């Protein structure tokens, strides 16, 4: 240098199955009373197309009555840049033009690990995720002092142990 294998944690990282809580007595459906011409395809604008006086949004009141994404708990697989986030262009989501979101990869930045907590941002939410910034823990090495164990700093392209 360059291969192997291991190590941080009982809340390490993803996936993925069960269930459970909350989404929600909510959207949607129907039914009846008013009302009366616009609605509906992610937003706005245009075309297209569909539905509408046999009554369109919209409101009231009754009946019925979800889901998804996210979260817990168990189990199962695969692993230790595990993964996860930011920014940039692409693709793809009925047509154009302009925007949000979502899956993809590609290039690029940061981040050792979980926890707590302020503010901001997203969510149905005060859960949860996320930026920034702050705390104490906790693994590592490096350097000082050392009995024990303290202190400063640094990053995973790193450390540790073996081979070649």
């Nucleotide at each position: 240098a360059a291969g192997u294998a291991g190590a941080g944690g009982u809340u390490g990282c993803a996936u993925u199955a069960u269930u459970a809580a909350a989404g929600a007595g909510u959207a949607a459906u129907a039914u009846a009373c008013a009302c009366g011409a616009u609605g509906u395809g992610c937003c706005a604008g245009a075309a297209c197309a569909c539905a509408a006086a046999u009554g369109a949004a919209u409101g009231u009141a009754u009946a019925c009555g979800a889901a998804a994404g996210g979260u817990g708990a168990u189990g199962a697989u695969g692993c230790c840049g595990a993964a996860g986030u930011g920014g940039u262009g692409u693709a793809u989501a009925g047509u154009c033009u302009g925007g949000a979101u979502a899956u993809a990869a590609a290039c690029u930045g940061c981040u050792g690990g979980g926890c707590g907590u302020a503010a901001g941002u997203u969510u149905a939410a005060u859960a949860g995720a996320u930026u920034u910034g702050c705390g104490a823990c906790u693994g590592u090495c490096a350097u000082c002092a050392g009995a024990a164990u303290g202190a400063u700093g640094g990053a995973g392209g790193g450390c540790u142990a073996c081979u070649u």
Predicted 3D model of a 164-nucleotide RNA (Lysine riboswitch aptamer) from uncultured Lachnospira sp.
Rfam family: Lysine riboswitch aptamer. Its family is annotated with lysine biosynthetic process in the Gene Ontology. Rfam 15.1 lists 3,224 matches to the family in 1,923 species.
Its mean pLDDT, the model's own confidence on a scale to 100, is 82.
Of the family's consensus pairs, 100% are formed in the model.
The RNAcentral record of the sequence draws on MGnify.